[in-house]
RNA sequence: UGCCGGAUAGCCAAAUUGGUAAGGCGCCUGACUCUGGAUCAGGAGACUCCAGGUUCGAGCCCUGGUCCGGCAACCA
Numbered sequence: 001u002g003c004c005g006g007a008u009a010g011c012c013a014a015a016u017u018g019g020u021a022a023g024g025c026g027c028c029u030g031a032c033u034c035u036g037g038a039u040c041a042g043g044a045g046a047c048u049c050c051a052g053g054u055u056c057g058a059g060c061c062c063u064g065g066u067c068c069g070g071c072a073a074c075c076a
Stems, first nucleotide, its partner, number of pairs: 001072007010025003019056001027043005049065005
């Protein structure tokens, strides 16, 4: 320098043809228990890396950028 892949909640991780964000761990509350753990029930939490564009509608498509990973090339 070029190419490819990735970025979604505290962490991990899904989302058929674009149709309005699952799940697990963790966290909070309650039940149970002498207490804790385990178990059971309920609950909160992300507008999806940033800026634009297309569209009635974008996590998904397009453009540019940032960061991470991989491959190749270059220098030595």

Overview:
The prediction has a mean pLDDT of 80. This is a predicted structure of a 76-nucleotide RNA (transfer RNA) from a Nitrospiraceae bacterium. Lineage of the source: Bacteria > Pseudomonadati > Nitrospirota > Nitrospiria > Nitrospiraceae. Its Rfam family is "tRNA". From the family's description: Transfer RNA (tRNA) molecules are approximately 80 nucleotides in length. It is annotated as a transfer RNA.